[in-house]
Molecule: SAM riboswitch aptamer (S box leader)
Organism: Filibacter tadaridae
């Protein structure tokens, strides 16, 4: 980098460094000199992998490997259906599926 697979409406922040953009992309909408984003330290959340305990297969623990700690993956993006509305379209709302993305595990 790519493939497979599971999950993505819950949860969890302080200090320091540094400085202007950041929230993947596009549109929207937000965050940001009352210092965001990033990095470091400590703390925490979670329980995918490993481990341990228990057990008729559900669960518990949290010392290890990851991950995460603004907003549902912040919302939408494509398609179908329903509603709605129009002269007919369209705009809009909802549902389902999908795409894209993130993270884990396994493979090439």
């Nucleotide at each position: 980098u790519u493939c497979u697979u599971a999950u993505c409406u819950a949860g969890a922040g302080a200090g320091g460094u540094a400085u202007a953009g950041g929230g993947a992309c596009u549109g929207g909408c937000c965050c940001g000199a009352u210092g965001a984003c990033a990095c470091c330290u400590c703390a925490g959340c979670a329980a995918c992998c490993a481990g341990c305990c228990a057990u008729u297969u559900c669960g518990g623990c949290a010392c290890g490997g990851u991950g995460c700690u603004a907003a549902u993956u912040c919302c939408a993006g494509c398609a179908a259906g329903u509603c709605g509305g129009u002269a007919a379209c369209a705009a809009g709302a909802c549902u389902u599926g999908g795409u894209a993305g993130a993270u884990g595990a396994g493979g090439a």